[in-house]
RNA sequence: CCGCGCGGGAGAGUCCCCGGCCGCCAGCCGGGGACGCCGAAGGAGCAAUCCCUCCCCGGAAUCUCUCAGGCCAGCAGACCGCGCGGG
Repeated sequence: CCGCGCGGGAGAGUCCCCGGCCGCCAGCCGGGGACGCCGAAGGAGCAAUCCCUCCCCGGAAUCUCUCAGGCCAGCAGACCGCGCGGG
C1' cells in the first nucleotide's frame, strides 16, 4: 500500500392528485405529479498543496459541481477502530 471480516458511521422534503384501510374525521399504505433539498460510494473540475533551483509535465482533498447516488426504513456509505492475509 492492497484485499477480506467485524464494529461505529452523517446530511437532506414539502405540497397536490388518485386509489385502498375506516361509517366519517384523523391517521396509515400504495401509485402519480410539481418544485425543492443533501453529499461521505463512484464520476468530473478547480486547486490548497506534493515533486522540482524555477517553469512545464504529472499527482492531488473531507474543496467545488451534482452526472450518478441519496432525502421513512433497508441497501449503500467517505472516514475511524480491531483482527487476518498478501505485496
Predicted 3D model of an 87-nucleotide RNA (Glycine riboswitch aptamer) from a soil metagenome.
RNAcentral holds the sequence, with entries from MGnify.
It matches the Rfam family "Glycine riboswitch aptamer". Rfam links the family to the GO term glycine biosynthetic process. Rfam's curators write: This family represents the bacterial glycine riboswitch.